Transfer RNA from Parcubacteria bacterium DG_72, 71 nucleotides, folded computationally. Lineage of the source: Bacteria > Bacteria candidate phyla > Candidatus Parcubacteria. It matches the Rfam family "tRNA". Rfam links the family to the GO term triplet codon-amino acid adaptor activity. The RNAcentral record of the sequence draws on ENA. The coordinates come from a structure-prediction model, not an experiment, and the mean pLDDT is 82.
[in-house]
RNA sequence: GGGCCUGUAGCUCAACGGCAGAGCGUUGCAUUCGCAUUGCAGAGAUAUGAGUUCAAUUCUCAUCAGGUCCA
Numbered sequence: 001g002g003g004c005c006u007g008u009a010g011c012u013c014a015a016c017g018g019c020a021g022a023g024c025g026u027u028g029c030a031u032u033c034g035c036a037u038u039g040c041a042g043a044g045a046u047a048u049g050a051g052u053u054c055a056a057u058u059c060u061c062a063u064c065a066g067g068u069c070c071a
Stems, first nucleotide, its partner, number of pairs: 001070007010024004018054001026042005047063005
């Protein structure tokens, strides 16, 4: 330098183009003498920028980051 793959919550992962969910974690409350467990409730995310579309996590392009292969 070139090809391919990946990028979603703090972590690991889902999501026929039509209101982005789960487990663990975290916060509050209840439960307990206290801790743990359990129950209820909450906060929290689509790498960035354009394009297509009535509508984009999803399709297209570029950039960025990571991985892998070739030189």